Molecule: small-subunit ribosomal RNA
Organism: uncultured bacterium
């Protein structure tokens, strides 16, 4: 910096990712080489080997043995002398406390830093000074015995010394005493006397006159350096307070011992102290540091390799020895393990280098050399050295090279892909031409070597050099939806699987798996694990607390934090110089070597700290001394529902007695309840409680909680004015302390009028443990105690202090004004309110009463759930309260705004929406269309409105897709290749019919005569075919909302944005229609108008059309006219244009005038942005799937027309405003050549024979019918209705059974106006009337027209549905057919209780008590020295005695593991009852009880 909460912002706030690093470890792969790392686990147990030995110049011994000499005799053997040299077991010195391992304990002076000792030692080493004289007494080795299996022991006897003693010398040791200087306290330091107190006549050389003497080395003494070391402070570094008090040698004193030294380090005794909120004590975890990783930096996390310090060395406890040690490779002792054993009793300690085993995800070789640097011993050579130099093993980190390089296009092949043209893998191969890095081979070869020369090299024939051959041997790994470089194909079908986060996968998956293709890295790549960083997400640098997580319910005050104004003084902080340290390493820089790096050397820088030391003096701080505004005193008014207690009223409720009065009263939707034993009403006396109407007011008072009738008394605080007194007394304020609403407890209290949890009953209801209603119990109320919570809210902690204003207002107070007033007006304080600028704010909003600016002090927050829950502790009489977690869940939870739906939320508003009315549907029979059933099939689609007389403008065959059966295979159509020239048509035979044979025919076109096109026929795949799936992949079309009035975008302007504004107001309209206003201003689709048709009139123009007047005829028939009528072009007219009145002078609206026609004239077409994954793949056209001897083709035959029922739309009824019969008028719009069909004739009619006329203003279909006039019928199932059924016939058609229509005659069913309910209509409208068309051979009650006749009603907008429009509300956004709660089943995980069992930890009380220091002691034993020879000194063993490890007992304490059963919690697929919250969620909702 990114992704992740939403439809979408903005913000809060968590998760997640990009980066680094590692002692890493697994997966796939792996070519060389430097340099470096390599048990983080069982301080887990350990076989072998090695890891500390050296000095013979300290000794005595033994052992080998050169050489010289001698003797024997066997002449080369033996003896014996000599004994240079060399080997050590064993006494002794040094050294084994150093090197090297580990991280177990340790929260400490261990460790880092910086100090102090006037309170200490320091072997080897340096240095100055002096000595180094004189004696004795043992003992190992060896020899002898002796015991034992070994370990090893003990006795007799020998012997030596740099091993042991004694004595002399000596001091500047030590002790005592005097004196002198000195200092921070204790005291330091010199001086002088008296006392004490040492040692190896050694070992080696040289030299010597053999007595000396001297030279290293060793040794002794004393003082001094050096080095190491031990002790003592001051600071710093780790988590829990759900650990608050600890502590008896503990803290001091005195005194004594001990110690190298201080000192409760031990002990006696005396006081009673000592730590601790600045974190004691506990408990849990842990070597610490330089440094390492990250990080801008401050910080965070670590303490592998390197250096420093510590601690341990199988577990514990002890000391010895020593200069140092309580001691890795030494002793004793307990314990635990492993081994040997003769069963008596012994022996061990790899956390030394290799190595096993074992444990783990894991971590190397029983390897070479001392050649280098070191250590330790020696005079020295030299020995030792798993220290250490080196190899080996591991890709475990870094760091370097390599795996070719140039040229090469037919863009080779394959591969993936494809729009089939091609792309791309790709100059990539292939070829050609050169190079030789690494690896190989041959040849040559270092430095590290430093020791007088000389000799020495583990690495290693290694590093490097030449030369030699060949492209020959060396590339993988992961990822390619976004974050994040990188995209297609195929499979697969919520499967399988991926996944860091968001998410992917239900038939087109750039998210799986496989390819091709690309991306990045690269001898590695990825992936887990850890850290740190992004995280300002613990915020010192750097965060917050009205609503997002955060202010304690309120005040008071302790400890701490802060703290007016002036002056001095000091200098702790602060601030400046300078010294002192702050180890090498390492980070940085800068020069250097290794070809380069990596890595090494050199030098600088830098270590931000500590500490001494000199300055300065603003500011903190500390003293001292002074002010007065802070703060508080007085003194003089003042206002108040502040608080406590006493007393008093009145007005209502309800009771109770008494009157008067009758039948209801109450409740409300109803009913329970009370009432003729007289209620409610009403009148008039009594009684009780409890709570104070108006006044009353965003008015008072009070810290909050909270306080309201009068009066008194007792009391706190406030405020105003003087400006007398004090002189910073202040402000915050962890712990504490008090007060703290309602509810709720105690008390054998009190009271108990109304109301009124639980309960009871009446009712709603699907239920109704509830709203509502009737009764009431606890309580409410007093009086004392307790309890301590509330949405205890202004969701805003307390003080002061600063920062425009306007306005109202509660108490006061001054001043001016005024005849005068408690008026009005100015200012100052003070309390409560609103608006609103600046700045804040995420945004709402706060704004002098801050949420603004700039301090102080407190509390609190750190994502949600889980859960304010569990254990644990306080506190309570109990309810419960304070403090408060983990597991486990899940990527959000969440603020404020925005826009849209939606609300049983407002407000205006509209619509045949209701409402006034007319007519139906719903009942009946039928037509029809749908469900459903039932069939071989009853193809299929349409489903609330917006499926259901709908696709379908017309299913006997065809249509037809549906079922049964028979049939075909490049195909019933189409395009190509090849190759033929004839194929249909007819005829006849089978067969149901497609088809099959046969029989006739034997191809056309124009031509440059090569060929080409057209047909027909064969053959072959490529293909065709599909009413087969997906309307949730589409297109195109229509439904719908809706002929609702609404929808948008530019450009400004407002907003952090999302969005607003415009388009909202105010009016008005059928309308977003105008008009006015207005941060908008001009626009677009849409309303409107413009189209069409209708109504009035002109004007043209008159045939097929019409006749006024003229002739003519049955007849506008003709002539003749185009006046009228009427068609049809084109014009005029209507626009709120006049006039009044309303209205803002507009817009407009009402009246009116004229006009055929008045406010869009009716009517129609026209359907905005969008919903509805609405309809449709079956009209059509398509994409992908799927079928190709079938889901394609073709044929007959059946079904799509079935029928217990159920629903819709329909017709015709039920009749008298009517039937029936006769008669008489009156239309419009439209159709006709496979067609309309006229007159005529037949038939009773459907209809039929014939065919005039008409391609139509001419002919026809074609009589309009309801009306009108007559008559008849007379209220019934009828002369109403016509359904069904019989029989008989017409017409269309290859056919009329399934399954068409008509006609005549008979037949004459339900039906007497239709429940609950719902349609449709506002005028030429409804209702009736007939008429034509379309689709068609036939078939129409459906549809689409078309005219005849022709009403009723609308007060009005409360209701019901729809619908825009504006606020409001919202937890909804899949958008209320939304979201969302608990219970219960029912499966998973985690946690908690639990009778209890197991097990560990520190401790305690008591028993026993090795080893071993310490003190005690008698008997025993005992070489050195004393002695009177007897003994003593002083040592030994022994015992005793403190003290003490392990171990036993007991009972508590914490921790942990289990555990029958059990609690709630979480999380799961469509389980199950309900409907708590979100809208007034339909009873506002929430808190506490």
């Nucleotide at each position: 910096g990114a992704g992740u909460u939403u439809g979408a912002u903005c913000c809060u706030g968590g998760c997640u990712c990009a980066a680094g690093a590692c002692g890493a470890a697994c997966g796939c792969u792996g070519g060389c080489g430097g340099c470096g790392u390599g048990c983080c686990u069982a301080a887990u147990a350990c076989g072998u080997g090695c890891a500390a030995g050296u000095c013979g110049a300290g000794c005595g011994a033994a052992c080998c043995a050169a050489u010289g000499g001698g003797a024997g005799c066997u002449u080369g053997c033996u003896c014996c002398c000599u004994g240079a040299g060399g080997u050590u077991a064993g006494c002794g010195g040094c050294g084994g406390a150093c090197g090297g391992g580990u991280g177990a304990g340790u929260a400490a002076c261990a460790c880092g830093u910086g100090g102090g000792a006037a309170a200490c030692c320091u072997g080897c080493c340096u240095g100055u000074a002096a000595g180094a004289c004189u004696g004795g007494g043992a003992u190992a080795a060896c020899u002898c015995c002796g015991g034992g299996a070994a370990a090893c022991c003990g006795g007799g006897g020998c012997u030596a010394a740099u091993a042991c003693c004694g004595g002399a010398u000596a001091a500047u040791u030590c002790a005592u005493u005097u004196c002198c200087u000195c200092u921070c306290a204790u005291g330091a330091g010199g001086a002088a006397a008296u006392g004490c107190u040492g040692a190896a006549a050694g070992a080696u050389g040289g030299u010597u006159u053999c007595g000396g003497c001297u030279g290293u080395c060793a040794c002794u003494u004393a003082c001094a350096g050096a080095u190491g070391g031990g002790c003592c402070c001051g600071c710093g570094g780790c988590g829990c307070a759900u650990u608050a008090u600890c502590u008896a040698u503990u803290u001091g004193g005195u005194g004594a011992g001990g110690u190298a030294a201080c000192g409760g380090c031990u002990c006696a005794c005396c006081g009673a102290g000592g730590c601790c909120a600045c974190g004691a004590u506990g408990c849990g975890u842990a070597u610490c540091c330089g440094a390492c990783c990250u990080g801008a930096g401050a910080g965070g996390g670590u303490g592998a390799u390197c250096g420093g310090c510590c601690a341990c060395a199988c577990u514990g406890g002890a000391a010895c020895u020593g200069a140092g040690a309580c001691a890795c490779g030494g002793u004793c002792c307990a314990g635990a393990c492993u081994c040997c054993u003769a069963c008596g009793g012994g022996a061990g300690g790899c956390a030394g280098c290799a190595g096993u085993g074992g444990g783990g995800a894991a971590u190397u070789u029983u390897g070479c050399g001392c050649a280098a640097u070191g250590a330790g011993c020696g005079a020295a050579a030299g020995c030792c050295u798993g220290a250490c130099g080196c190899a080996g093993c591991a890709a475990c980190g870094c760091c370097g090279c390599g795996u070719g390089a140039g040229c090469g296009a037919u863009g080779a092949a394959a591969g993936c892909c494809u729009u089939c043209g091609a792309g791309u893998c790709a100059u990539a191969a292939a070829g050609c031409u050169c190079u030789g890095u690494c690896g190989g081979g041959u040849g040559g070869g270092a430095a590290g070597a430093a020791c007088g020369c000389a000799u020495u090299g583990a690495c290693g024939g290694u590093a490097c050099c030449a030369c030699c051959a060949a492209g020959g041997g060396a590339a993988g790994c992961c990822c390619c939806g976004g974050c994040u470089a990188a995209c297609u194909c195929c499979g697969u079908g919520c499967c399988a699987g991926c996944a860091g986060c968001c998410g992917c996968g239900g038939u087109a998956a750039c998210a799986c798996g496989g390819a091709g293709g690309g991306g990045g890295c690269a001898a590695g790549c990825g992936u887990u694990g850890u850290u740190c960083g992004g995280a300002a997400u613990c915020a010192u640098u750097g965060g917050g607390c009205g609503u997002a997580a955060a202010g304690c319910g309120u005040a008071u005050g302790u400890g701490g934090g802060u703290g007016g104004c002036c002056g001095g003084a000091u200098a702790a902080g602060u601030c400046a110089g300078a010294c002192g340290u702050g180890u090498a390493a390492g980070c940085c820089c800068a020069c250097g070597g290794c070809u380069c790096a990596a890595c090494c050397g050199u030098g600088g820088a830098a270590u931000c700290g500590c500490g001494u030391u000199u300055g300065a003096a603003a500011c903190u701080a500390u003293u001292c001394g002074g002010c007065u505004u802070g703060a508080g005193u007085g003194c003089a008014a003042g206002a108040g529902a502040g608080g406590a207690a006493u007393g008093c009223g009145g007005a209502a409720u309800u009771u109770c007695c008494a009157g008067u009065g009758u039948a209801g009263c109450g409740g409300u939707g109803a009913a329970u309840g009370c009432g003729u034993u007289g209620a409610u009403a009403u009148u008039g006396g009594g009684a009780a409680g409890a709570a104070c109407a108006c006044c009353a007011g965003u008015g008072g008072c009070g810290a909050a909680g909270g306080c309201g009738g009068c009066c008194u008394u007792c009391u706190g605080g406030c405020c105003u004015g003087c400006a007398a007194c004090u002189g910073a007394c202040a402000c915050u304020g962890a712990g504490a302390u008090a007060c703290g609403a309602a509810a709720g407890c105690c008390a054998g209290g009190g009271g108990a009028a109304g109301c009124g949890a639980u309960c009871g009953g009446u009712a709603u209801u699907a239920g109704a443990u509830g709203c509502c209603c009737u009764g009431g119990u606890a309580g409410u109320c007093c009086c004392g105690g307790c309890u301590g919570u509330a949405a205890c809210a202004u969701a805003c902690g307390g003080u002061a202090a600063c920062u425009a204003g306007g306005u109202c207002u509660c108490g006061g107070a001054g001043a001016u004004g005024u005849u005068g007033a408690u008026c009005c007006c100015u200012u100052c304080c003070u309390c409560g309110g609103c608006c609103g600028c600046a700045g804040c704010u995420a945004a709402u909003g706060c704004u002098u009463u801050a949420g603004c600016u700039a301090a102080c002090c407190c509390g609190c927050c750190u994502a949600g759930g889980g859960a304010g829950u569990c254990g644990g502790c306080u506190c309570g009489c109990a309810a419960g309260u304070c403090c408060g977690a983990u597991c486990c869940u899940a990527a959000a939870a969440c603020u404020a705004a925005u826009a849209c739906u939606c609300a049983a939320a407002g407000g205006a508003c509209c619509g045949c929406a209701c409402a006034a009315g007319c007519g139906c549907u719903g009942g009946a029979g039928c037509a029809u269309g749908u469900a459903g059933u039932g069939u071989a099939a009853u193809u299929c689609g349409a489903a609330g409105c917006a499926a259901c007389g709908u696709g379908a403008a017309g299913a006997a065959c065809u249509u037809u897709g549906c079922c049964a059966g028979g049939u075909c295979c490049u195909g019933a159509c189409a395009u190509c290749c090849u190759c033929u020239g004839a194929c249909c048509a007819u005829c006849c035979u089978g067969g149901a019919g497609a088809c099959a044979g046969c029989a006739c025919u034997u191809c056309c076109c124009a031509u440059u005569u090569g060929g080409g096109g057209g047909c027909a026929g064969a053959c072959u795949g490529a293909c065709a075919g599909g009413a087969g799936g997906u309307g949730c992949a589409u297109g195109c079309u229509g439904g719908u909302c809706g002929u609702c009035a609404g929808c948008u975008g530019g450009u400004g302007u407002c907003g952090u944005g999302a969005g607003a504004u415009g388009u909202u107001g105010g009016g008005u309209u059928a309308a977003g229609u105008c008009c006015c206003u207005c941060a908008a201003c001009g626009a677009g689709c849409u309303c409107a108008a413009c189209c069409c048709u209708u109504g009035u009139c002109c004007u043209u123009a008159g045939u097929c059309g019409c006749c006024a007047g003229c002739a003519u005829u049955g007849a506008g028939u003709u002539g003749g006219g185009c006046a009228c009528u009427c068609u049809a072009a084109g014009g005029a007219g209507a626009c709120u244009g006049c006039c009044g009145g309303u209205g803002a002078c507009a817009a407009a609206c009402c009246g009116g005038a004229g006009g055929a026609a008045g406010g869009u004239g009716g009517g129609g077409a026209u359907g905005a942005u969008g919903u509805c994954a609405a309809a449709u793949c079956a009209u059509c056209a398509u994409g992908c799937c799927c079928u190709u001897u079938a889901u394609g083709u073709c044929c007959u035959g059946g079904g799509c027309u079935a029928c217990a029922c159920a629903c819709g739309u329909g017709c015709u009824a039920c009749a008298a405003u009517g039937g029936a019969u006769g008669g008489u008028a009156c239309a419009a719009a439209g159709g006709g050549c496979a067609g309309c069909g006229a007159a005529a004739c037949c038939g009773u009619g459907a209809g039929g024979u014939u065919g005039a006329g008409c391609c139509a203003a001419u002919c026809c279909c074609a009589u309009a019918a309801a009306a009108c006039c007559a008559u008849u019928c007379u209220c019934a199932g009828u002369u109403c209705g016509g359904a069904u059924u019989g029989c008989a016939g017409g017409c269309u058609g290859c056919a009329a059974c399934u399954c068409g229509c008509c006609u005549g005659c008979a037949u004459g069913a339900a039906g007497u106006c239709g429940g609950a309910a719902u349609c449709g209509c506002u005028a030429g409208u409804a209702a009736u009337c007939g008429c034509g068309g379309a689709u068609c051979a036939g078939c129409a009650u459906g549809c689409c027209g078309c005219g005849g006749u022709g009403a009723a009603u609308a007060c009005g907008u409360u209701c019901c549905c729809g619908g825009g429009c504006c606020u409001u509300g919202u937890a909804c956004a899949c958008a209320c057919c939304g979201c969302c709660c608990g219970u219960c089943a029912c499966a998973c995980c985690a946690c908690g209780a639990g009778a209890g069992u197991u097990u560990g930890u520190a401790a305690c009380a008591c028993c026993c008590g090795a080893a071993g220091u310490c003190g005690g002691u008698g008997g025993g034993g005992u070489a050195a020295c004393c002695u009177u020879u007897u003994g003593g000194a002083g040592c030994c063993a022994g015992c005793c005695g403190c003290c003490u490890a392990a171990g036993g007992u007991g009972g508590g304490a914490c921790a942990a593991a289990u555990g029958a059963u059990u609690g709630g919690g979480g999380u799961g697929a469509a389980g199950u009852c309900g409907u708590a919250a979100c809208a007034a969620g339909g009873u506002a909702g929430c808190c506490g009880u």